[in-house]
Molecule: Bacterial RNase P class A
Organism: uncultured Acidimicrobiia bacterium
RNA sequence: UGAGUUCGCCGGGCGACCGCCGGGAGAAAUCCUGGAGGAAAGUCCGGACUCCACAGGGCAAGGGCGCUGGGUAACCCCCAGGCGGCGCGAGCCGACGGAAAGUGCAACAGAAAGCAAACCGCCAACGCCGCAAGGCACGGUAAGGGUGAAACGGUGGUGUAAGAGACCACCAGCGUGUCGGGUGACCGGCACGGCUGGUAAACCCCGCCCGGAGCAAGGCCAUGCAGAGACUAUGACGGCCCGUCGAUCCUCUUCGGAGGUGAACGUCUCGGGUAGGCCGCACGAGGUUGACCGGUAACGGCAAUCCCAGAUAGAUGGUCGCUGCCUGUUUCUUUCGAGCUUCGCUCGAAAGAAACGGGACACAGAAUCCGGCUUAUAGGCGAACUCAAACU
Repeated sequence: UGAGUUCGCCGGGCGACCGCCGGGAGAAAUCCUGGAGGAAAGUCCGGACUCCACAGGGCAAGGGCGCUGGGUAACCCCCAGGCGGCGCGAGCCGACGGAAAGUGCAACAGAAAGCAAACCGCCAACGCCGCAAGGCACGGUAAGGGUGAAACGGUGGUGUAAGAGACCACCAGCGUGUCGGGUGACCGGCACGGCUGGUAAACCCCGCCCGGAGCAAGGCCAUGCAGAGACUAUGACGGCCCGUCGAUCCUCUUCGGAGGUGAACGUCUCGGGUAGGCCGCACGAGGUUGACCGGUAACGGCAAUCCCAGAUAGAUGGUCGCUGCCUGUUUCUUUCGAGCUUCGCUCGAAAGAAACGGGACACAGAAUCCGGCUUAUAGGCGAACUCAAACU
């Protein structure tokens, strides 16, 4: 200098005037004061909060999650690590338990796609014919070719008619045993076993977790209305089992209970009414700062300091001025390159300055509140690191 990687940040600024929504003071006039975001978005996870159900146990079904250790209120999030893949590298990506429990699946091509398979090729020992060379043929063969994303581990040898983990040596992987390191995932060594394709965001198996509805929750006030039907012990406890509960009245009773009856203030279904106000609702897992403490880090602790939108068809805006940024035109200056009618002109490029214009100034915008994730984002800034080339 060029090309990149990761992390973090900004996302126009200042002023004047006129408005809008809150809060406070005041009798009033009026004054003081707060007023969108990093994603307020998607509503995809996890919670707080509220109501309903439960507050006995078990099973089934359904759903979610899935390497290890840590962080956290919690998480499908974050940090650190392991393993696998990609990249020269900084780094990036991974639903990353199990394919040696079982079932299934694999387009096209191909002879054959999973207790393999004979298309081409190779062999033809054994058998038959032949004096022989050789021929025929039952057949053997996965070493070679071809197809494919994938063809039963690779190289060399032994072996054989030709071959093959059939056998042997070495290598790669897997499993078992053992030793060492690590909290662990896992890593490394040794020995043994011929054990050797993929797929679980296919069924499935294993482990862990899980009630429902949501601020239109819910509470209070106001307004307003019309109730009706079904079921109830063969019931209720959300599907099942055990277990528990089981109104009223009547009868029997050995006083433990048994049998019957059958209701709503219970359960379910249908229908009618309200659509206003207040609370919930803004002090919270809160923000900022710290050269502090612990931790590699996520994060935690401590101290100081701050109070920071609450609208309800929905406020957070408009105009003007200065300025920043982007952009267009013109002029000038400098540098570089080219050409020429060669000591200065022309053309082109880059940088800088000035003048005059233009700009819709990225994405977007609270609606109970937090922690995340994902997606959108013009332009700009900072830090650390990597690679390449050149120079010292």